[in-house]
This is a predicted structure of a 405-nucleotide RNA (Bacterial RNase P class A). A source record names the gene rnpB. Its Rfam family is "Bacterial RNase P class A". It is annotated as a ribozyme. Rfam describes the family as follows. Ribonuclease P (RNase P) is a ubiquitous endoribonuclease, found in archaea, bacteria and eukarya as well as chloroplasts and mitochondria.
RNA sequence: CGAGUCGGUCGGACGGUCGCGUCGGCGGUGCCCUCGGGCGUCGUCGCCGAGGAACGUCCGGGCUCCGAAGGGCAAGGUGGUGGCUAACGGCCACCCGGGGUGACCCGCGGGACAGUGCCACAGAAAACAGACCGCCGUCGCCGGGCGACCGGUGGCGGUCAGGGUGAAACGGUGGUGUAAGAGACCACCAGCGCGGCCGGUGACGGUCGCGGCUAGGUAAACCCCACCUGGAGCAAGGUCAGACAGACUGUGUUGGAGGGCGGCCCGCCCGAUUCUCCUCGGAGAAGCACAGUCGGGUAGACCGCUCGAGCCCUGCGGCAACGCAGGGCCUAGAUGGAUGACCGUCGCCCGUGCCGGGGUGACCAGGCGCGGGAACAGAACCCGGCGUACAGACCGGCUCGUCCG
Repeated sequence: CGAGUCGGUCGGACGGUCGCGUCGGCGGUGCCCUCGGGCGUCGUCGCCGAGGAACGUCCGGGCUCCGAAGGGCAAGGUGGUGGCUAACGGCCACCCGGGGUGACCCGCGGGACAGUGCCACAGAAAACAGACCGCCGUCGCCGGGCGACCGGUGGCGGUCAGGGUGAAACGGUGGUGUAAGAGACCACCAGCGCGGCCGGUGACGGUCGCGGCUAGGUAAACCCCACCUGGAGCAAGGUCAGACAGACUGUGUUGGAGGGCGGCCCGCCCGAUUCUCCUCGGAGAAGCACAGUCGGGUAGACCGCUCGAGCCCUGCGGCAACGCAGGGCCUAGAUGGAUGACCGUCGCCCGUGCCGGGGUGACCAGGCGCGGGAACAGAACCCGGCGUACAGACCGGCUCGUCCG
C1' cells in the first nucleotide's frame, strides 16, 4: 500500500425569522362555586419533544382480566456442553462436524439396534440384496490337430476379487491361500464396540490394549427420547356521564338444567320457584337459565399513559456475555393524532480545472474555483431480543499478499 475478516460510532452542525404539542410560572378575561377553588379562553416566559432500526409482528416478558388457575390428555416449542439473563427460539465461551492458505464463517448438532416410510433414473441388484460383462470347475455338441491341446457354443455348480451403472454396491493397501475367488487367514491402516490410564466443571480430547471383520443413507420424513408451556390481550382492563324499546321462537326448569377455562376428560366451585286446572298423573301460566330471529339507542370524558428488569461515568470481578459497588441524570405522551417552512454560514460526498508541499524510499497529505448531490425511514402501554432496509463518513483488532528502509 492492496485485498479480506470481525467489532464499534455517527447518520449533518450553527445562527436567524415565522409556526406547532404536553407540562409549569406570571398576567388578563368569561362562566360555575361549598368562596379553598374548578372549567374554558387570550397573552407572555420557561423545561422538554421520534429511531438505530420507531419497520416486520417472529420470540420472550412486565402489566391487565378470566371468583380457584388443580390433575391428565391433546396441542405447541426447543434440542452438543457450561455460563449470562426477569425470560427467550436470545447472548457469551467452549466441544464436535464442514468450508477457507488464514483471520474467520456455517450447523433445525439427542436417537436409524422401538416402529413405519422413502432412496427417482441408471444398474443384475438399493438392504441382512444381487449374478449384466466376466473368472473357475464339470457335462454335452461342433470344428482343427497324430497327440497334448486350441477355438466356438449350451446346461449345471462355485465366485464378487476385476470391469460397468450410480450420490451411494457389504472397508482400504499388501500378502497367504484357492480350481477360481473372498477378512477364509495374516500384517498395517480407517471405522465401530469394550476396557484401562491421563487432561477437562462438562460436551469431549489424548494414549494404550482387546475384539468381531465392518448388517447403507434419510428424522429440515412420520416417529421415539429429554426438557419447557394455563388462556386471552392496551381494541387488555377500569371510573364517570348519557341514551333507549322492545317483540317473538325453541329447549329445560330440584336433584339438578345451566355457568365458571379456550380443544377434551376428571376434579372443584356457584347455582334459580311459585301459581292455576283436572280424569292423580298430566296440562297450562309467570319467573329463571341457555340458544336464536327481528327491531331500537349509545360510540362522550377521564384513568390505564410513562421512574423504567431506565440511562451515563468510574472502580472491582470475570476469557467473555455480564455482575457488584459508588456517583450523577430525568430525556415526547399525542388521540383526525404535535417537532414544520424559509434564509444564511460551515461541514460531508461526486465530477471537473488549476496550484503547491512532506518523505532516504515505498508512498502520503493539502489549497483555491465551478457545477451537482445527500440514505432507510415516523412513537401510540412499556421493555429484552431476532429478522429486514440503509446514500455517506469515521475508529479499532486480526489475517493474507506485495513493496520500501